[in-house]
A computed fold for a 563-nucleotide part of an RNA from Ahnfeltia fastigiata, annotated as large-subunit ribosomal RNA, domain V. Its mean pLDDT, the model's own confidence on a scale to 100, is 81. RNAcentral holds the full RNA, with entries from ENA. The organism belongs to Ahnfeltia, within Eukaryota. A source record names the gene rrn23.

Context: one part of a larger RNA
RNA sequence: CCUACAGUAAGACGGAAAGACCCUAGAUCCUUUACUCUAUCUUUGUAUUGUAACAUACUAAAACAUUGUGUAGAAUAAGUGGGAAUACUUCAAGAAAGUAUAAAGCUGAAAUACCACUCAAAGUAUUAGAAUUUUACUAAUUUACGUAAAAAUUCGUAAAAACAGUAUAAAAAGGGGAGUUUACUUGGGACGAGUACCUCCUAAAAUGUAACGGAGGUGUACAAAGGUGAAUCUCAUUUGCUUAAAAUAAGCAAUGAAGCGUAUAAUGGCAUAAGUUCGCUUAACAGAAAGAUUGAUAAAUCAACCUGAGACGUAAGUCGGUCAUAGUGAUCCGGUAUUCAAGUGUGGAAUUGUUACCGCUCAACAAAUAAAAGGAACUCUAGGGAUAACAGAUUCAUCGUGGCUGAGAGUCCUUAUUGACGCCACGGUUUGAUACCUCGAUGUCGACUCAUCUUAUCCUGGAAUUGAAGAAGAUUCCAAGGGUCUAGUUGUUCGCUAGUGAAAAAGGUACGUGAGUUGGGUUCAGAACGUCGUGAGACAGUUCGGUCCCUAUCUGCUGUAGG
Numbered sequence: 001c002c003u004a005c006a007g008u009a010a011g012a013c014g015g016a017a018a019g020a021c022c023c024u025a026g027a028u029c030c031u032u033u034a035c036u037c038u039a040u041c042u043u044u045g046u047a048u049u050g051u052a053a054c055a056u057a058c059u060a061a062a063a064c065a066u067u068g069u070g071u072a073g074a075a076u077a078a079g080u081g082g083g084a085a086u087a088c089u090u091c092a093a094g095a096a097a098g099u100a101u102a103a104a105g106c107u108g109a110a111a112u113a114c115c116a117c118u119c120a121a122a123g124u125a126u127u128a129g130a131a132u133u134u135u136a137c138u139a140a141u142u143u144a145c146g147u148a149a150a151a152a153u154u155c156g157u158a159a160a161a162a163c164a165g166u167a168u169a170a171a172a173a174g175g176g177g178a179g180u181u182u183a184c185u186u187g188g189g190a191c192g193a194g195u196a197c198c199u200c201c202u203a204a205a206a207u208g209u210a211a212c213g214g215a216g217g218u219g220u221a222c223a224a225a226g227g228u229g230a231a232u233c234u235c236a237u238u239u240g241c242u243u244a245a246a247a248u249a250a251g252c253a254a255u256g257a258a259g260c261g262u263a264u265a266a267u268g269g270c271a272u273a274a275g276u277u278c279g280c281u282u283a284a285c286a287g288a289a290a291g292a293u294u295g296a297u298a299a300a301u302c303a304a305c306c307u308g309a310g311a312c313g314u315a316a317g318u319c320g321g322u323c324a325u326a327g328u329g330a331u332c333c334g335g336u337a338u339u340c341a342a343g344u345g346u347g348g349a350a351u352u353g354u355u356a357c358c359g360c361u362c363a364a365c366a367a368a369u370a371a372a373a374g375g376a377a378c379u380c381u382a383g384g385g386a387u388a389a390c391a392g393a394u395u396c397a398u399c400g401u402g403g404c405u406g407a408g409a410g411u412c413c414u415u416a417u418u419g420a421c422g423c424c425a426c427g428g429u430u431u432g433a434u435a436c437c438u439c440g441a442u443g444u445c446g447a448c449u450c451a452u453c454u455u456a457u458c459c460u461g462g463a464a465u466u467g468a469a470g471a472a473g474a475u476u477c478c479a480a481g482g483g484u485c486u487a488g489u490u491g492u493u494c495g496c497u498a499g500u501g502a503a504a505a506a507g508g509u510a511c512g513u514g515a516g517u518u519g520g521g522u523u524c525a526g527a528a529c530g531u532c533g534u535g536a537g538a539c540a541g542u543u544c545g546g547u548c549c550c551u552a553u554c555u556g557c558u559g560u561a562g563g
Stems, first nucleotide, its partner, number of pairs: 001563008010555003014550002022384006028376004034180005040173001042171007050137004055132002058129004063124002066121003075112001078118005085101006141160006148153001183195003192212001196218006219365001220263001221322002226281006233275001235259001238254006261270002264327001266325003285308003291302004297366001310319003333359005340353003391438001392436001393434003397431001399427006408418002445520001446518003450512001451509005458483003461478006485499005526544004530539003
C1' cells in the first nucleotide's frame, strides 16, 4: 500500500417530515360599543271578535242660575240700544201713604232704576257622539274530564273567555346566530411615520431624474388686494436740522440700483416698475378659436385672430381677474335653473336629453362599497432563503491589541515608569450594519465527555532596561515543551464568596463537540399571579408541569488478520 473483519461516530451542510419560528397570500375558529343582516323576546295597530251595564273625563247642542273690582266717583261701572220713572207693602179696588232705587247733580273716557240683546269665564243637570276603565254574560275560541265510536271527530259537564292563541303591519332590544371587512409603502415584520398639491437643494451648467435624503409651505384670500387712465409718487438704510419736556412719531434736506415692498412658503422676477397713491369703473364679459408646451393616458398650461355688447383713456391702445408658480377631486347617482329637444296609437303628462350650476378631509387625495374593527401559543394551507431569528460570509462604526507624536506627571529629566489632545495600522473573541448560501429543515443556551489549534504567555525557562544595593518587583524581548484547581449560590456563561496552589492565561475550532450524553433555561399545547385590553387574548414579566428518533452505505480514525 491492497483486501477483509471488528469497532468509533468527526464529515458526507447524513436520513426522516414541501420549517411548526418569521414574512407574503389565503383559510378556519374565536371576540366585540367593526359593518350589514337574522332567530327570538317585548310593545302597539288591524283581523279572527260577539252581547250588556256602571263609571270617568272629552266634544257638540239647547236650557238654567251665577260671576265680570285700574284711577276718580255714594261704589265691584262686562258691552250696546231704549228709557223717565220703576218695584214692593198697607187697602176689596182706586186714590193716597210708606219703603227702596233711579233721574237731576258730583265724578269719570263711559252713568247707574227698569226692559231687551250681546260678549267672556267657570258651574249645574239633560240629550247625542265617539273613546277609555271596570264589571257581568256566552255563543266564537282555548283547556280538562267523561260517554259513544275503528279513527278523524261529535256530544255532555266543568274551568277560562272575547282575553289568550294565530296571522299580518310598524317599532325596540338582539355576537344567541350568519355573512364579510379590517389598505399600502417599509433596508424582515410590528410600533412610529408617510400617502394629494406648491417651492428650493440633492440634480452631475438643456429637459428629466431616486431614497423612511435635507429644508419649508397649501386645502385660501381680495368687490378690491380686479380693469383702465394718471402721478414733478420712489423704497430700505444712514446722517443732519426743525416740532415735541422726553420716547414713539411727524416734517425738511442729503445719501441711496434695491439691501424695501409684493395678501401668503420658497425660488425666479419687478424702478419703463409687477412697488405706492388718486380718478372713473366691472373684461372676475357672452360666443368661438388657429397654433404651440407638458403628459403613457386621463388631463394640465399658454394663446394671436373673429363676432356681440362694454370699461378706462385726448389718443395710440389696454382689459376674457390678481407679478408667476399651491389653494384641489374623475365617473356614477341625486338636485336646481334654462322652454331648448324627445316623449311608446294621437293630445298631454310622467320620464329622458342639451346647456349652466350645486352636493365628496371619496385627504389611503387615478377616487374597490351607500355601508366594515380585532384575536389566535388550539391553529391550518400555499409559498419564500424574493424576508427576519441561530450559524457562516462581507464590513469593522463599536470592541480588542499594537505603533507614531509627546502637552503633562515622574524633586530636576518626555520616553525607568506613566502618558492628554490627535494620527496610523492590525485582529475578527463583543454590540451592530448588510440580507450573499441555507425556510421540499444548517437542532438553539448552559453542563458532561473527548479534545485539537493559536499566542496577543498566567506558571515554569532564557535575556534587556530600570527611578536594578540585596531580596522582592516593574517594563520589554525570545519562548507554545509541559502545566493551568476544588467547593457554596444561580439553568446560567459570567459574576460573587470560601479555601488551596508555581499558576488558577486569553482565545479559535458552526459562540468545537445532541446520527456522543443531558434537557436545568429558552421556545408549543394545561394552569395561575401581576399588568394591559370592553373582549377574544397579550407580555425579552413571573410561576408549577411538559415524548431528545436513526440496526453506519461512503469518507475519516482505532484495532486485528492475511497478502